[in-house]
RNA sequence: UCCUUAUUAAGAGUGGCUGAGGGGACAGGCCCUGUGAAGCCCGGCAACCUGUUUGAGAACAAGGUGCUAAAUCCUGCGGCAUUCAGCCGGAAGAUAAGGU
Numbered sequence: 001u002c003c004u005u006a007u008u009a010a011g012a013g014u015g016g017c018u019g020a021g022g023g024g025a026c027a028g029g030c031c032c033u034g035u036g037a038a039g040c041c042c043g044g045c046a047a048c049c050u051g052u053u054u055g056a057g058a059a060c061a062a063g064g065u066g067c068u069a070a071a072u073c074c075u076g077c078g079g080c081a082u083u084c085a086g087c088c089g090g091a092a093g094a095u096a097a098g099g100u
Base pairs, nucleotide, nucleotide: 002099003098004097005096006095007094008093013042015041016040017039021032022031023030026076027075028074029073043068044067045066048064049063050061051060052059053058072092077089078088079087080086
C1' cells in the first nucleotide's frame, strides 16, 4: 500500500497552558468558536486486542490502540415514497483485529 471481518444514533471536562480558527479532502448545506477554535498536558469514556476467574455463558481489570459538540453533523449513488422531505440499502471515511 492493498485485502478480509466487525463496529460506526450509547458513553466521556465548570481542569491547566496557549490564542484563531474548526467540524478529514471536494461541492452544497448546517453548525461550533475570545462565555476561548486547533494543538499540548491532565482528567475521563469505551472494551476491539490483551490479562485474570470460569466447564461454558459471562464477570472483572485496564497493559496496546481508539475516542472525548451535533448519527461518521447532513446531503452527494441506487430503490421505495413524493400531501411527504421520510424509509431502506450502497459507496466513501474512521477505528479495531487478522492477512499481504